Two RNAs folded together computationally: RNase P RNA and transfer RNA, 418 nucleotides in total. It holds a member of the Rfam family "Bacterial RNase P class A". The family's RNA type in Rfam is ribozyme. Its mean pLDDT, the model's own confidence on a scale to 100, is 77.
[in-house]
RNA sequence: UGGGUAGACAAGACGGCAGCGGUAGUUUUUGGAACUAACGAGGAAAGUCCGAGCUCCAAAGGGCAGGAUAGCUGCUAACGGCAGCCGAAGGCAACUUUAGGGAAAGUGCAACAGAGAUAUACCGCCGCGAAAGCGGUAAGGGUGGAAAGGCGAGGUAAGAGCUCACCGAUCGGCAGGAGACUGACCGAUCCUGUAAACCCUAUCCGGAGCAACGCCUCAUGGAAGUGAAGAGAAAUGCGUCGGCCCGGCGUACUUCAUGAGGGGCGGCUUGAUUCCGUCGGCGACGGCGGAACUAGAUAGAUUGUCGUCAAAUACAGAACUCGGCUUAUAUGUCUGGCCAUUAU
RNA sequence: GCGGGUGUAGUUCAAUGGCAGAACACUAGCUUCCCAAGCUAGAUACGUGGGUUCGAUUCCCAUCACCCGCUCCA
Numbered sequence: 001u002g003g004g005u006a007g008a009c010a011a012g013a014c015g016g017c018a019g020c021g022g023u024a025g026u027u028u029u030u031g032g033a034a035c036u037a038a039c040g041a042g043g044a045a046a047g048u049c050c051g052a053g054c055u056c057c058a059a060a061g062g063g064c065a066g067g068a069u070a071g072c073u074g075c076u077a078a079c080g081g082c083a084g085c086c087g088a089a090g091g092c093a094a095c096u097u098u099a100g101g102g103a104a105a106g107u108g109c110a111a112c113a114g115a116g117a118u119a120u121a122c123c124g125c126c127g128c129g130a131a132a133g134c135g136g137u138a139a140g141g142g143u144g145g146a147a148a149g150g151c152g153a154g155g156u157a158a159g160a161g162c163u164c165a166c167c168g169a170u171c172g173g174c175a176g177g178a179g180a181c182u183g184a185c186c187g188a189u190c191c192u193g194u195a196a197a198c199c200c201u202a203u204c205c206g207g208a209g210c211a212a213c214g215c216c217u218c219a220u221g222g223a224a225g226u227g228a229a230g231a232g233a234a235a236u237g238c239g240u241c242g243g244c245c246c247g248g249c250g251u252a253c254u255u256c257a258u259g260a261g262g263g264g265c266g267g268c269u270u271g272a273u274u275c276c277g278u279c280g281g282c283g284a285c286g287g288c289g290g291a292a293c294u295a296g297a298u299a300g301a302u303u304g305u306c307g308u309c310a311a312a313u314a315c316a317g318a319a320c321u322c323g324g325c326u327u328a329u330a331u332g333u334c335u336g337g338c339c340a341u342u343a344u
Numbered sequence: 345g346c347g348g349g350u351g352u353a354g355u356u357c358a359a360u361g362g363c364a365g366a367a368c369a370c371u372a373g374c375u376u377c378c379c380a381a382g383c384u385a386g387a388u389a390c391g392u393g394g395g396u397u398c399g400a401u402u403c404c405c406a407u408c409a410c411c412c413g414c415u416c417c418a
């Protein structure tokens, strides 16, 4: 200098004019209005894909079914997230990707082609036979994504893990490691693929959602539903608790209240919060100390315009709240490794 | 806002992981003096991007588009 790789950050700034939202203060005839002040969208506010808080349903009960996850160790309130590590694959390298348990519990499937698809004899080879054919074989040919782990020697009529050496794979032992796992050691072997097919193993999971839910007020008639009181005892029934079994609660009638609609208040923003310092840890993160308060609307505010800076333009707009993931994204800044080339 | 579901031909629907079909519509030809009907032939598709698998419309993940519900009657 060129190329490549991993990551962090910003998401216009300043000023003028006009305007909007809730909050606080002041003034005022109290219905409200005016003025002043500070504050007022995001890194994804999005998709709603996971995990929680919160609320109601029984206190959310037991089992089955069902669902989710899948290397190991840690982090965390929790997670399918994150960090570090192991194995596998790719790259010269920095580094990247990885649904990565079990096919030796069992079952299913493997179209077409091919003789044969989990077992087989089409050509070939060998033996017998005059021939037709019969028997043996899986070395060679051919088909296929895949043909009994690969290769060499022995062996044989010809052949074959049939036997042996070597190289894999799986399982067990031994050694190392916290563990996944690793090993140039020892032994065994039922060695096609598929579990994002059924299934098996381990772990976790009750349901619904802020239109949850609590309260006030106005208003109309009924049905369902809900609550309370009384009556009743059919009941091994019926209803309900997301499906089934158990278990629980209730149960035909009567009375009262509530009940759908409109409006308002709470839930609602101080929280597993943010920033700074320090200590521990490779790291995710955690401990301690200090400081800060940073939208809360309800038809939905957070805007428009002008000037300067080279330009200001991308994706996009909170709706109960957090932790993640995924997807969209103009432009700019910075940092750590790596490779090549040149010069010294 | 929350919850649930669906994408296959121009339209309405099928298809067990193994050559994507049917009906109507469309185009051309035959038939007719002409049209309709009828007969024959033809064209047209798995929303998009990845993954698993020998092989994907089908299984898995992401994404895009669309639809439905969130007491009822008067």
Base pairs, nucleotide, nucleotide: 001340002339003338005336006335007334008333009332010331012309013308014307015306016305017304018303020040021039023037024036025035026034027033028032042315046326047325049324050323051322052321053320054209055208056207057206061246062245063244064243066205067204068203069202070201071085072084073083074082075081086100087098088097089096090095101200102199106198107197108194109193110192122141123140124137125136126135127134128133149167150166152164153163154162168191169189170188171187172186173185174183175182176181213266214265215264216263217262218261220418221417222416223415225258226257227256228255229254230253237251238250239249240248241247273292274291275290276289277288278287279286280285345414346413347412348411349410350409351408354368355367356366357365362398370386371385372384373383374382391407392406393405394404395403